[in-house]
RNA sequence: GCCGGUGUGGCUAAGUGGUAUAGCACUUCCUUGGUAGGGAAGGGGCCGACAGUUCGAUUCUGUCCACCGGCA
Numbered sequence: 001g002c003c004g005g006u007g008u009g010g011c012u013a014a015g016u017g018g019u020a021u022a023g024c025a026c027u028u029c030c031u032u033g034g035u036a037g038g039g040a041a042g043g044g045g046c047c048g049a050c051a052g053u054u055c056g057a058u059u060c061u062g063u064c065c066a067c068c069g070g071c072a
Base pairs, nucleotide, nucleotide: 001071002070003069004068005067006066007065010024011023012022013021018055026042027041028040029039030038031037048064049063050062051061052060
C1' cells in the first nucleotide's frame, strides 16, 4: 500500500429496513438468625463518527476512525 472482518447498555452476545433484546453485572425488596442460593421489581445503550438513499436505517451505500486477520 491492497483486500477482508469486527465495532450494539459496565461485560459478553442476538437483532438483514418499521421507534433495540437476552445473559451476567448493578439498585431496591422478599426469603434466612446471618451468608450463599432462590424469587419479584427497577435503572442503564439510539446501536464507532459523519454524510447519502428511503415515508422510515442498528439493519443498504460512501468516507473516515479503532481493533483483528490475510497479501505485498